[in-house]
Record summary:
This is a predicted complex of two RNAs, RNase P RNA and transfer RNA, with 448 nucleotides together. The coordinates come from a structure-prediction model, not an experiment, and the mean pLDDT is 81. It holds a member of the Rfam family "Bacterial RNase P class A".
RNA sequence: GAAGUCCGCCAGGCAGCCGCUGUGGGUGAAAGCCCAUGGAGGAAAGUCCGGGCCCCAUAGAGCAGGAUGCCGGCUAACGGCCGGGCGCAGCAAGCUUCGCCAUUUCGGUGGCGCGGCCCAAGGCGACGGAAAGUGCAACAGAAACAUACCGCCCAAGUCCGCAAGGACCGGCAAGGGUGAAAUCGUGCGGUAAGAGCGCACGGCCGUACUGGCGACAGCUACGGCGGGCAAACCCCAUCCGGGGCAAGGCCAAAUAGGGGAGUCAUGACGUUGCUCGCGUCGCUCCCGGGUAGGCUGCUAGAGGCCGUCGGCAACGGCGGUCCCAGAGGAAUGGCUGCCCACGACAGAACCCGGCUUAUCGGCGGGCUUCCACU
RNA sequence: GGCGCGAUGGCAGAGUGGUUAUGCAGCGGCCUGCAAAGCCGUGGACGUCGGUUCGAUUCCGGCUCGCGCCUCCA
Numbered sequence: 001g002a003a004g005u006c007c008g009c010c011a012g013g014c015a016g017c018c019g020c021u022g023u024g025g026g027u028g029a030a031a032g033c034c035c036a037u038g039g040a041g042g043a044a045a046g047u048c049c050g051g052g053c054c055c056c057a058u059a060g061a062g063c064a065g066g067a068u069g070c071c072g073g074c075u076a077a078c079g080g081c082c083g084g085g086c087g088c089a090g091c092a093a094g095c096u097u098c099g100c101c102a103u104u105u106c107g108g109u110g111g112c113g114c115g116g117c118c119c120a121a122g123g124c125g126a127c128g129g130a131a132a133g134u135g136c137a138a139c140a141g142a143a144a145c146a147u148a149c150c151g152c153c154c155a156a157g158u159c160c161g162c163a164a165g166g167a168c169c170g171g172c173a174a175g176g177g178u179g180a181a182a183u184c185g186u187g188c189g190g191u192a193a194g195a196g197c198g199c200a201c202g203g204c205c206g207u208a209c210u211g212g213c214g215a216c217a218g219c220u221a222c223g224g225c226g227g228g229c230a231a232a233c234c235c236c237a238u239c240c241g242g243g244g245c246a247a248g249g250c251c252a253a254a255u256a257g258g259g260g261a262g263u264c265a266u267g268a269c270g271u272u273g274c275u276c277g278c279g280u281c282g283c284u285c286c287c288g289g290g291u292a293g294g295c296u297g298c299u300a301g302a303g304g305c306c307g308u309c310g311g312c313a314a315c316g317g318c319g320g321u322c323c324c325a326g327a328g329g330a331a332u333g334g335c336u337g338c339c340c341a342c343g344a345c346a347g348a349a350c351c352c353g354g355c356u357u358a359u360c361g362g363c364g365g366g367c368u369u370c371c372a373c374u
Numbered sequence: 375g376g377c378g379c380g381a382u383g384g385c386a387g388a389g390u391g392g393u394u395a396u397g398c399a400g401c402g403g404c405c406u407g408c409a410a411a412g413c414c415g416u417g418g419a420c421g422u423c424g425g426u427u428c429g430a431u432u433c434c435g436g437c438u439c440g441c442g443c444c445u446c447c448a
Base pairs, nucleotide, nucleotide: 001370002369003368004367005366006365007364008363009362010361012339013338014337015336016335017334018333020039021038022037023036024035025034026033027032041345045356046355048354049353050352051351052350053244054243055242056241060276061275062274063273065240066239067238068237069236070084071083072082073081074080085127086125087124088123094117095116096115098113099112100111101110102109103108128235129234133233134232135229136228149176150175151172152171153170157168158167159166160165184202185201186200187199188198189197203225204224205223206222207221208220209218210217211216248296249295250294251293258287259286260285261284262283263282267281268280269279270278271277289447290446292445303322304321305320306319307318308317309316310315340343375444376443377442378441379440380439381438384398385397386396392428400416401415402414403413404412421437422436423435424434425433
């Protein structure tokens, strides 16, 4: 310098004018006016997870139910994040069989193409258990967990035959064939034929040993060869009480405390499935009636920025500094001018941490490979 | 704003890991003088994108669309 890849940040800018709205101050009897200052996002979205906050026992026990699932760490918590392990796929680069072309000092060399091997940084993985049990596998196939269709074998036994041989009783799972999947693979031995039946090499599983906090890895010894599916039931481990700001609290106005049902204490209702426990007691539910008002919760927070220290990192400690939307038919907009790379997706509604989805473009950095130079 | 549920031919609607029923409607035929009714036959569907699985409408995620419920007082 080029290519690839990952991460972080920004989200048209400046000026003028006219509006809308929160807060503070001034003025005014009030409506309003004036001044100062703040006014959407990285996703405010989907509401998919987790927490704060509030009410119901300061959320209690058991069952049912649900969620998560390699290991270690971070965190208020998480299904999130960081680091690591294992597995999968695979681009570039590299190596290479073959084919074509060019060149050749006939040894080769170079280019292109179909493939193969190996595959950096990086990507992807719902990644506990199938050697606890139950279940499932259409069609095909003999057989989908105990079977033999074609096939191979007649060594032993019985019968026939002088014999060769044949039949029966049987043995086998190597080969064919079916399938998505067929009971470790290759070779040698062995055998009547065969088979992990034995051996060598390789693969996988378990136990022991060594390293590591651990997932796991290593290599040797011994034992073994048990197919798949748990996003099937299930088992194991961990976690989860329910509801949601229309939660909840206060004030005011108005109406009929009217009708019906349940149950009236071994009860009813609440505690959002069941049992207990707890709480309340004239209580609960339905119909009917009234109102369509205000205040609060409401934004100073697991807060932003800067520095420093610890940590590979996520993150944490300490110090300094700043205040940065809070509406309630719901504000955050419009016009003009200039500039450029011509501007995407999109709008808060209690608040945070994540994930997912949408998104014109721009900027910065890390890592890997290649080339050149020192 | 919050919470819950659903999506299968034109319409309604069952189903479930192994070729998605059924009714109405449509089309063709029979019947009829022509129709209606009736009878026979026939076409057409799992919202979309991924994943698990040999195999997905079904099981599990993402997205899209649709529906329902939730204010205060006595």